[in-house]
Molecule: Bacterial RNase P class A
Organism: Gammaproteobacteria bacterium
C1' cells in the first nucleotide's frame, strides 16, 4: 500500500425567543391549629377605703379561673407570582430469559408440568458472561456448533433404488447341469436353471468400518500392515479431555430442537403488585325522640307486616395520598486474577410523568447529495413509567485500538 478479522466508543455542536414537567428558596393571598397581648361579663380570694370600735354592705387596687372578642406571631397545607437548579437511549424497543421488591401458598417427600444439558470459573441469579476441551469451516487473524444417551423400548427415514434393517441381490464377477452354434475336438459362445460372491457398476442426504498387498474358481477382516473403532492399562490435566502401550477382527446406518430415558433447576400472581385517606348516592348496624300515631291482609277483634325524623358506626365506589427513585449505582485510582470479575480507598446524586413533561421556532457551523457554484434539499434507528442483569432485533454517519494474508522498499 491492499484486501480481511476482532474489540472499544460516539452518535450532532453553539446562541436567541417562546413554552412543558420536577425539586429547592423567596413574596403574596386563603384556610386551619397553638400561643400570647387588650377590651367585655361573671365567680373565688388577700389588702385597703367608708366607722369611736367591731360586723354586714358597697367601693378600689392586685391575683387566680370562666366564657367572649379579636390584634399579632409561629407551624402547616393550597393557589399565585418570581428566582434559581435539574430534565430519555445505546437501544428507553421486543418482553424472551433471570433477580430484587410485593402480596397469596407453603412440615418433608413423590407425582404431572416445564426448562437446562461437554468441563471448569465468575455472578444476587441466569437459557447470560469468561477460560478451556472436543467437532466443523478459513492461508491466516478468527467464526460457528442444545455439544448427554440410538446395546431399555416406540415411531420415522420422502424421491429414486433389488434393499432403508429378522437385511438383501438389478446390472455384473466366478462355478456347476442342460440346449444350441462354431470346432484346430482341449474347448469358446450364447441362452437357460441352479448355487457363491458384495470387491465392480448403479440409486439414494445415507448401502452394514477406510486404503493396500496377499489369498481366492470369483470374492470376502479370509488373514496380514497402517487408519478408524470397542476394552483393558499406564501417562498429563482440577476436569472436559489428550498421548502411550496391549488386546478385540469389528459391532446392531441415521434421526432424540421424534416420544423416551438420564442428571439438574424451577411455588403462584405481579407497581392494574401492596398499604393509607376518604365524598355523594344506595344498602347495612346502632341509640334517641314522636304520636302510641299512619297505611296493608280483615265484616270486627287479636294479631302480623310495613312506615317519621336526628345522630353514630363499619365495609365499600369514585377521587387522593403513598409504593417512586441511594441503587447487585455511577466516576477515578490501587490490589488479586490469563479473563469474567473482586477487593479496598476518594469523590458524586444523575428524570419521575400519570390523556402522561423531557419541545418548538430562526440563524450560524458540521456531515451527506445534487449543483448553473449563488446555494437547494436531507440529518439514522428510535420516546422512560418499579427497579436492575442479560440476550435478541433496528441504527444514517464518524472516531480509536489490536490482529492477520498478500505485493512492495529498505
Nucleotide at each position: 500500500g491492499a484486501a480481511g478479522u476482532c474489540g472499544g466508543c460516539c452518535g450532532g455542536g453553539c446562541a436567541a425567543u417562546c413554552g412543558c414537567c420536577g425539586g429547592a428558596c423567596g413574596c403574596u393571598u386563603u384556610a386551619a391549629u397553638u400561643u400570647u397581648a387588650u377590651c367585655c361579663a361573671u365567680g373565688g380570694c388577700u389588702g385597703c377605703u367608708u366607722u369611736g370600735a367591731u360586723c354586714u354592705g358597697a367601693g378600689c387596687c392586685g391575683c387566680c379561673g370562666u366564657g367572649g372578642u379579636g390584634a399579632a406571631a409561629a407551624u402547616u397545607a393550597a393557589a399565585g407570582c418570581g428566582u434559581u437548579c435539574g430534565g430519555a437511549g445505546g437501544a428507553a424497543a421486543g418482553u424472551c430469559c433471570g433477580g430484587g421488591c410485593u402480596c397469596c401458598g407453603c412440615a418433608g417427600g413423590g407425582c404431572a408440568g416445564g426448562g437446562u444439558g461437554c468441563c471448569a470459573g465468575g455472578u444476587a441469579a441466569c437459557g447470560c458472561c469468561u477460560g478451556g476441551g472436543g467437532g466443523a469451516c478459513g492461508u491466516g487473524a478468527g467464526u460457528c456448533c442444545a455439544c448427554g444417551g440410538a446395546a431399555a423400548g416406540u415411531g420415522c427415514c420422502a424421491c429414486a433404488g433389488a434393499a432403508a434393517a429378522u437385511a438383501u441381490a438389478c446390472c455384473g464377477c466366478c462355478c456347476g447341469g442342460c440346449u444350441a452354434u462354431u470346432u484346430u475336438c482341449g474347448a469358446a459362445u450364447a441362452g437357460u436353471c441352479g448355487g457363491g460372491u458384495a470387491a465392480g457398476g448403479g440409486u439414494g442426504a445415507a448401502a452394514u468400518g477406510g486404503u493396500g498387498c496377499g489369498g481366492u474358481a470369483a470374492g470376502a477382516g479370509c488373514g496380514c500392515a497402517c487408519c478408524g473403532c470397542g476394552c483393558a492399562u499406564c501417562c498429563g490435566g482440577u476436569a472436559a479431555c489428550g498421548g502411550g502401550u496391549g488386546u478385540g477382527g469389528c459391532a446392531g446406518g441415521g434421526u432424540a430442537a421424534a416420544c423416551c430415558c438420564c442428571a439438574c433447576c424451577c411455588g403462584g400472581a405481579g407497581c392494574a403488585a401492596g398499604a393509607c385517606c376518604a365524598a355523594a348516592u344506595a344498602g347495612g348496624g346502632g341509640a334517641a325522640c314522636a304520636a302510641u300515631g299512619g297505611c296493608u291482609c280483615g265484616g270486627c277483634c287479636c294479631g302480623a307486616g310495613c312506615u317519621g325524623u336526628u345522630c353514630c358506626c363499619g365495609g365499600g365506589u369514585a377521587g387522593g395520598u403513598u409504593g417512586c427513585u441511594u441503587g447487585a449505582g455511577a466516576u477515578a485510582c490501587c490490589g488479586a486474577g490469563c479473563g469474567a470479575u473482586c477487593c479496598g480507598u476518594a469523590u458524586c446524586c444523575u428524570a419521575g410523568a400519570u390523556g402522561a413533561a423531557u419541545g418548538a421556532u430562526u440563524g450560524c457551523c458540521g456531515c451527506a447529495a445534487c449543483u448553473u457554484c449563488g446555494g437547494u434539499u436531507g440529518u439514522a434507528c428510535a420516546g422512560a413509567a418499579c427497579c436492575c442483569g442479560g440476550c435478541u432485533u433496528a441504527c444514517a454517519g464518524g472516531c480509536c485500538g489490536a490482529c492477520u494474508u498478500c505485493a512492495c522498499u529498505u